This is a predicted structure of a 73-nucleotide RNA (transfer RNA) from a Promethearchaeota archaeon. Rfam family: tRNA. Rfam's curators write: Transfer RNA (tRNA) molecules are approximately 80 nucleotides in length. The prediction has a mean pLDDT of 81.

RNA sequence: GGGCCCGUGGUCUAGUGGUUAUGACGCUCGCUUGACGUGCGAGAUAUCAAGGGUUCGAGUCCCUUCGGGCCCA
Numbered sequence: 001g002g003g004c005c006c007g008u009g010g011u012c013u014a015g016u017g018g019u020u021a022u023g024a025c026g027c028u029c030g031c032u033u034g035a036c037g038u039g040c041g042a043g044a045u046a047u048c049a050a051g052g053g054u055u056c057g058a059g060u061c062c063c064u065u066c067g068g069g070c071c072c073a
Base pairs, nucleotide, nucleotide: 001072002071003070004069005068006067007066010025011024012023018056027043028042029041030040031039049065050064051063052062053061
């Protein structure tokens, strides 16, 4: 330099262009317990890497950039 794949809460992750972006773990609070843990209930946490475009509507499609990985040279 060329090609391909990936980027979504603290971590991992689901998500056919259409409801308020899903679930698990973790965190906080309450109930339970003598206490811890377990269990149950509730809550907080995402500008979906950034910018632009297409569209009535974009996490999803297109372009550019950034970051990571793999292959070729």